Predicted 3D model of a 102-nucleotide RNA (SAM riboswitch aptamer (S box leader)) from Thermanaeromonas toyohensis. RNAcentral records the identical sequence in 2 taxa. The prediction has a mean pLDDT of 89. NCBI's taxonomy places the organism under Bacteria, Bacillati, Neomoorellales, Neomoorellaceae, Thermanaeromonas. The RNAcentral record of the sequence draws on Rfam and Ribocentre.

[in-house]
RNA sequence: CUCUUAUCGAGAGUGGCGGAGGGACGGGCCCGAUGAAGCCCGGCAACCGGCCUUAAGGCACGGUGCCAAUUCCCGCAGGAAGGAAUUCCUGGCAGAUGAGAG
Repeated sequence: CUCUUAUCGAGAGUGGCGGAGGGACGGGCCCGAUGAAGCCCGGCAACCGGCCUUAAGGCACGGUGCCAAUUCCCGCAGGAAGGAAUUCCUGGCAGAUGAGAG
């Protein structure tokens, strides 16, 4: 990097360092000096391993992951309501994470 598969409407700090950016991409809309990213600590969850355990379930020890907003919303196709603006529903695309494979 590619493929397969599961999940993505829940959850997580009034901490320290740091200093301007961040929310994948495009559009929108937001967050940010009442301090962004990043690092540390802390926390959440429980995908894989481990342990307990008959299944279900539990612990959270090891490996990841995650900690504004539904994966912040839309991005393609179909449909519903409406005069329209617009709103809503279903599926997909893209993306993220785990596990497995090449």